Predicted 3D model of a 138-nucleotide RNA (c-di-AMP riboswitch aptamer (ydaO/yuaA leader)) from a soil metagenome. The prediction has a mean pLDDT of 80.
RNA sequence: CGCCGAAUCGCGCUGACGGAUAUCGCGCGAGCGGGGGACCCACUGAUUUUCCGGGGCGAAUGGAGCGGUGUUCCGCUCCUAGCGGCAUGUGCCAAUUGUCGCGAGCCCGUCAGCUAACCCCGUAGGCGAACAGAGAGG
Numbered sequence: 001c002g003c004c005g006a007a008u009c010g011c012g013c014u015g016a017c018g019g020a021u022a023u024c025g026c027g028c029g030a031g032c033g034g035g036g037g038a039c040c041c042a043c044u045g046a047u048u049u050u051c052c053g054g055g056g057c058g059a060a061u062g063g064a065g066c067g068g069u070g071u072u073c074c075g076c077u078c079c080u081a082g083c084g085g086c087a088u089g090u091g092c093c094a095a096u097u098g099u100c101g102c103g104a105g106c107c108c109g110u111c112a113g114c115u116a117a118c119c120c121c122g123u124a125g126g127c128g129a130a131c132a133g134a135g136a137g138g
Stems, first nucleotide, its partner, number of pairs: 001128004008030006015024002031123006041113001053111001054108004062079007082102006
């Protein structure tokens, strides 16, 4: 300076080797994001078999093949719903096209459809280019 993401901005307070109008911490607010929560609407019936709680954030769903041990389990490869970057495109968007990537993870705890009023919560983390510095190796 840019990218993914809601994850930015403002005000105040206290303390500190220093941090002043600036750093850290705490608090409040705005903006952005998420959840719960009426009427109405939706869901609601019968039989058989198998399996088995249900739900939320997120783009992150679904499938095929192979291997581990003959799995309900684990791993790997490829594809895929969907998502993002760059370029193209345009007055600016969008679509289209090309290309490079992602296609995870986590949470609630037997409980939640939608949902006005109302209530509650989050405001992280990660990455790239350039420049500068340090170290190792050649």

RNAcentral holds the sequence, with entries from MGnify. It matches the Rfam family "c-di-AMP riboswitch aptamer (ydaO/yuaA leader)". About the family: This family represents a conserved RNA structure found upstream of the ydaO and yuaA genes in Bacillus subtilis and related genes in other bacteria. The ydaO/yuaA element is thought to act as a genetic 'off' switch for the ydaO and yuaA genes in its native state. It is believed that the element may be triggered during osmotic shock leading to activation of ydaO, a predicted amino acid transporter gene, and members of the yuaA-yubG operon which code for KtrA and KtrB K+ transporters.